Model confidence (mean pLDDT): 81 of 100. This is a predicted structure of a 1491-nucleotide RNA (small-subunit ribosomal RNA) from an uncultured bacterium.

RNA sequence: UAGAGUUUGAUCCUGGCUCAGGACGAACGCUGGCGGCGUGCUUAACACAUGCAAGUCAAGGAGAAAGUAUCCUUCGGGAUAUGAUUAAACUGGCGAACGGGUGAGUAACACGUAGGCAACCUGCCCCAGAGAUUGGGAUAACCCACCGAAAGGUGGACUAAAACCGAAUGAUGCAGCAGAUUCUUCGGAAUACUGCUGUUAAAGCGGGCUUCGGCUCGUGCUUUGGGAUGGGCCUGCGUCCGAUUAGCUUGUUGGUGGGGUAACGGCCUACCAAGGCUCUGAUCGGUAACUGGUCUGAGAGGAUGAUCAGUCACACUGGGAUUGAGAUACGGCCCAGACUCCUACGGGAGGCAGCAGUGGGGAAUUUUGCGCAAUGGGCGCAAGCCUGACGCAGCAACGCCGCGUGAUCGAUGAAGCUCCUAGGAGUGUAAAGAUCUGUCGUGAGGGAAGAAAAACUCUGAUGUGAAUAAUAUUAGAGCUUGACGGUACCUCACAAGAAAGCACCGGCUAACUUCGUGCCAGCAGCCGCGGUAAUACGAGGGGUGCUAGCGUUGUCCGGAAUCACUGGGCGUAAAGGGUACGUAGGCGUCUAAGCAAGUUGUUUGUUAAAUCCAUCGGCUUAACCGGUGACCUGCAAACAAAACUGUUUGGAUAGAGUUUGAAAGAGGAAAGUGGAAUUCCUGGUGUAGCGGUGACAUGCGUAGAUUUCAGGAGGAACACCAAAGGCGAAGGCAGCUUUCUGGUUCAAAACUGACGCUGAGGUACGAAAGCGUGGGGAGCAAACAGGAUUAGAUACCCUGGUAGUCCACGCCGUAAACGAUGAGUACUUGGUGCUGGGGGAUUCGACCCCUUCAGUGCCGUAGCUAACGCGUUAAGUACUCCGCCUGGGGACUACGACCGCAAGGUUGAAACUCAAAGGAAUUGACGGGGGCCCGCACAAGCGGUGGAUCAUGUGGUUUAAUUCGAUGCAACGCGAAGAACCUUACCUGGGCUUGACAUGCCGGCUAAACUCCCUGAAAAGGGAGGUCCUUCGGGAAGCCGGUGCAGGUGCUGCAUGGCUGUCGUCAGCUCGUGUCGUGAGAUGUUGGGUUAAGUCCCGCAACGAGCGCAACCCCUACAAUUAGUUGCUAGCAGGUAAAGCUGAGGACUCUAAUUGAACUGCCUACGCAAGUAGAGAGGAAGGAGGGGAUGACGUCAAGUCCUCAUGGCCCUUACGUCCAGGGCUACACACGUGAUACAAUGGCGACUACAAAGGGCAAAGCCGCGAGGUGGAGGAAAUCCCUUAAAAGUCGUCCUAGUCCGGAUCGGAGUCUGCAACUCGACUCCGUGAAGCUGGAAUCGCUAGUAAUCGUAGAUCAGCAUGCUACGGUGAAUAUGUUCCCGGGCCUUGUACACACCGCCCGUCAAGUCAUGGAAGUCGGGAGUACCCGAAGACGCGUAUGCGUUUAAGGUAAGACCGGUAACUGGGACUAAGUCGUAACAAGGUAACCA
Repeated sequence: UAGAGUUUGAUCCUGGCUCAGGACGAACGCUGGCGGCGUGCUUAACACAUGCAAGUCAAGGAGAAAGUAUCCUUCGGGAUAUGAUUAAACUGGCGAACGGGUGAGUAACACGUAGGCAACCUGCCCCAGAGAUUGGGAUAACCCACCGAAAGGUGGACUAAAACCGAAUGAUGCAGCAGAUUCUUCGGAAUACUGCUGUUAAAGCGGGCUUCGGCUCGUGCUUUGGGAUGGGCCUGCGUCCGAUUAGCUUGUUGGUGGGGUAACGGCCUACCAAGGCUCUGAUCGGUAACUGGUCUGAGAGGAUGAUCAGUCACACUGGGAUUGAGAUACGGCCCAGACUCCUACGGGAGGCAGCAGUGGGGAAUUUUGCGCAAUGGGCGCAAGCCUGACGCAGCAACGCCGCGUGAUCGAUGAAGCUCCUAGGAGUGUAAAGAUCUGUCGUGAGGGAAGAAAAACUCUGAUGUGAAUAAUAUUAGAGCUUGACGGUACCUCACAAGAAAGCACCGGCUAACUUCGUGCCAGCAGCCGCGGUAAUACGAGGGGUGCUAGCGUUGUCCGGAAUCACUGGGCGUAAAGGGUACGUAGGCGUCUAAGCAAGUUGUUUGUUAAAUCCAUCGGCUUAACCGGUGACCUGCAAACAAAACUGUUUGGAUAGAGUUUGAAAGAGGAAAGUGGAAUUCCUGGUGUAGCGGUGACAUGCGUAGAUUUCAGGAGGAACACCAAAGGCGAAGGCAGCUUUCUGGUUCAAAACUGACGCUGAGGUACGAAAGCGUGGGGAGCAAACAGGAUUAGAUACCCUGGUAGUCCACGCCGUAAACGAUGAGUACUUGGUGCUGGGGGAUUCGACCCCUUCAGUGCCGUAGCUAACGCGUUAAGUACUCCGCCUGGGGACUACGACCGCAAGGUUGAAACUCAAAGGAAUUGACGGGGGCCCGCACAAGCGGUGGAUCAUGUGGUUUAAUUCGAUGCAACGCGAAGAACCUUACCUGGGCUUGACAUGCCGGCUAAACUCCCUGAAAAGGGAGGUCCUUCGGGAAGCCGGUGCAGGUGCUGCAUGGCUGUCGUCAGCUCGUGUCGUGAGAUGUUGGGUUAAGUCCCGCAACGAGCGCAACCCCUACAAUUAGUUGCUAGCAGGUAAAGCUGAGGACUCUAAUUGAACUGCCUACGCAAGUAGAGAGGAAGGAGGGGAUGACGUCAAGUCCUCAUGGCCCUUACGUCCAGGGCUACACACGUGAUACAAUGGCGACUACAAAGGGCAAAGCCGCGAGGUGGAGGAAAUCCCUUAAAAGUCGUCCUAGUCCGGAUCGGAGUCUGCAACUCGACUCCGUGAAGCUGGAAUCGCUAGUAAUCGUAGAUCAGCAUGCUACGGUGAAUAUGUUCCCGGGCCUUGUACACACCGCCCGUCAAGUCAUGGAAGUCGGGAGUACCCGAAGACGCGUAUGCGUUUAAGGUAAGACCGGUAACUGGGACUAAGUCGUAACAAGGUAACCA
């Protein structure tokens, strides 16, 4: 020392991305009251107009003007004095090397730190000693003349000095020689020690006194020594990135002589030697001023180097010197270059990275201000002058700090606005209103506050001095000076008056609602919002946060333990080198002694100031400022300690090694040799095929194959043994024998004495493929050819077949080179195999047994791990050394370098792009995975559909409209159990507008119905008749007008409820508690059996429970009991043509209520049990007896807003409502579902039987060929009616034909229903008589009273049925199986799927955009080399003009390096719906992957 979001259906981990914090010389957007203190070109070291930024002086000579005064005057003026110890200029001194600016260069002794100079300099300043003598010649200014546009220059003449030059004097200076002393690193050095020789100085000025000789003071000057200050040089250590920069260097490294410098030195030069630096990173390239500090951080660190302070470097670019104490000189000089300006074209001038300011660049950075009053600097004795240093002011919210925009009361909780469930709620004590205050503001007054001491004058003291003079120092008094500024501060008056915004409100992250918009407009830091109900866009209301600011952008640190020293990792997530040997390096056993490099302690010096921190103080507070302390973790020096590391010496033996004796082994190399098999050749035998496949074909074979026998040739590989076995460092190694040879293990002793471990570079080895040369070549077999397969098939399969595979020699150097696990050492419970040794025990012997080393497997404890797993052969616990990793892609790539014959290998980026990529495990789903099981799922059967005609529904088309919905199974004879009008929702036309319908209120009028007449297609309009109750107020009802509202089959089934379909009547789906797991989850529910069943039994870390299953319910099959009409009729009686027709009866059938019965209960067999089997028994029924109702958790955004209900949206004289007519009935066509057929198991005719169930109507009779008409008995029903059931049966006919099959279509005539049958009904009769002769691919139903076949009834309904729903009649075949198709259940396995295989996903091509590599070329840059030319300057030579050397700039040449650009070209990335295939994920349909 804080975390959060984001990979997944969910989980844990790895891992990146993003956010919350702090900071800033900032910028931008919106907004803006005041003050204090700070800060303000980060970009173009780009160019600069204008002004200012460095002058000053008791030295020197010469010396104005204006003005004033006086005089003269020809009135134009002139002279003198003053101004004047003057201005300006000149000679000279000092300064100009400071101060101020900037950060281009510089990776360096530049900087920082600690030291050194016995190798140095230092003006002004301080201390001390000595001195300052005597001469000389010039030259500026000024004057005259001349040249030039100017800048400027030339010549002549004059003059001074503290300018310049001689001579003298002198040392303790300097130089040389000789000695002495001291120190020493032994090289030398020092000495204010001695002696000798040589050599080197100067300047005055001012004040006072004076006897005029001089004395004295101050200042200046000369010399010597010392100090202080400042500088110069040298050294240790520290100081960015790149190895895709590995070798660099010739003045280079050293020496000697010489030169040069203040000084050491290759600093320079001549000669000599051949050195010097470097993997502890030289050289080269890139970037960069360094530090105190600043920001951040818990710290360690990381980033940074504005303001302030120290150092360095630079001054338009490059070179150079001069002067000087000091410069290689920002506001100096010379030369060259670029640029700008002036010009009379001849020639000249300039340098803001000083302060202001201008242009330009840029997102961006101020006034051409005041003052020397203060601090500081230069000159001067001083007064003073100068000072864009500095002090102040101005501009800027750029930052930090402080203050304010009011305070107290105030509920009708005002109005407005917003929301609303319509009640209300919020804004909100907020406002208004009342009382109060006066920071700030405005005005006025005070405040000459503080910020000021020098100098000068006067008076003292002290020093020098002969001195009461003078002068220096010092004390006191007096006098004078303020830019800021009429400022800070104080007082008074006035008045709440003039002073609040910005961002945000989906999560992270504090803060929610309404409207608008509708994947649009837009938002977005990440995840992500927006496709009609957006807390995510825009606006309003409300809220949250901060506040004169608030947000955004950029950058740095943090979070990030995400480069991990503190503090990470490498089996599978990124990551162990393919293996070994070994160099440097790192690390290293026991013991004794010494040393003291590391280490530890103490002391000293330093670590500038400022900053940070603590504390105290000053501004009203704070920021800010000041004092004191602490800190500055560092470096150096001295002293001390000796445990550990190191080092030296001595010793030891546990590590390591050597010797001896045994042992095993596909360890390696070479030579020889063996048999089996394939192929080929020869010969024999023998005949038509062989071969190959899923099936074929190509191929071989009558020229004799395959097969078979014998012989021969040749190459390659070594069956059995053989194994989880052995050996080797790894790769790898296998017939047998011999030779040579490496390593390992065991046993027991002896010897050496740490000789060890690891190992960057390096070296060697290194499968397969490949390459070179030469051989060899049987089999196999890339390429290739052919045949198949396929939509295609450059594949998988087949037939052939060349490199290659083999040998020798030489390359290559990579593999999923894997245990995906580097090497070494030590420690840490066990069990059980195998291999090679030893020991014990035992045996006649061999095993077995116990034990110990070395190796090799399996299982497991602790521990570890994200989990999987590892587990004495560690992935445990520790140590040592090496290698490697830091999100995915781009990329095992590009460029460069090295290696290679080539192929290629090693090393190895970036732009750009994504928010993930990934590991392990979990639950599902899926698999052309596995196991078990089920289902009319297949098979076995029966009958159909698909072909024909018609009916019906759908699609499509058409139409004014052909209303709407349903669309794989699970839409399509479906909603619709019935469209002529109505229905009706559609179209055309005609009408109505509080409405066809509901209800409240207000006003008015009258009953309303109902009947009739006229117009009209009707709706509608007009007219006539007609009439309630009453307490006379009115009531009920209706109409008219108005207002709320009605109405909508309009949209959204993807906003919904309800209902329904489907998986599926499949056997499943869950929960509580417990347990296991970090967790998602698991367990239970799995397992062994069994069942129709998660049905039951047994076992089990589970024990229980719920929804489902089953049962309970209904129908049916049997019986009993009860009951007996409308049903029944055995017996008895009556009776008919016949008949339960009648009396009667309850026996039977039946009806309809209650019960019983079936439970594997019994037997046998099997089984632990559950249960299963048996043509078992019994039974009406037997293992769920048959059928129905009943549909778990859920799935399909399944269906329905047009049944109904309902949110939202939309219409409101219309998308509502009324009416007439039309349409839903169309018709080239396609599909579904059906009906009827194609015929003889049949059609037709005649005759004769037997039902069930249902309904409410209508029987008999009569008429009609018939549909039907008439009729009306009976019947609100076990009574009457519909109601003759049909197939079946008997007899006859037809004779295989488009027919006596089939009945479509059409013509004619009718019937019925209904206001109305034209569009558009059904039926009847007569006539007509189409297609069709059993149906391609494909496909449907059905397992028993089922299929098939036959008829009957009902709902809807005026009428309309081949449909639907029920009913009964006749009544089969097959399955004793689960390989396959489809669907489903359980377990298991794989997975890159989770929208879940209708999944995911790869590559080419096509389109667009972006970045990038190559590239003929082309453009540019910096650096180096060689040569040419060569300015200024310096040095040398020369009497001199000058010459030579060196060198900046310039030019030429050949390259190397870096960058820009480029026709064309290569790959890459990204982009909802492009093309082609389907490579991967499941056994992904040929297992995948590596070389």
Background
The RNAcentral record of the sequence draws on ENA. Rfam family: Bacterial small subunit ribosomal RNA.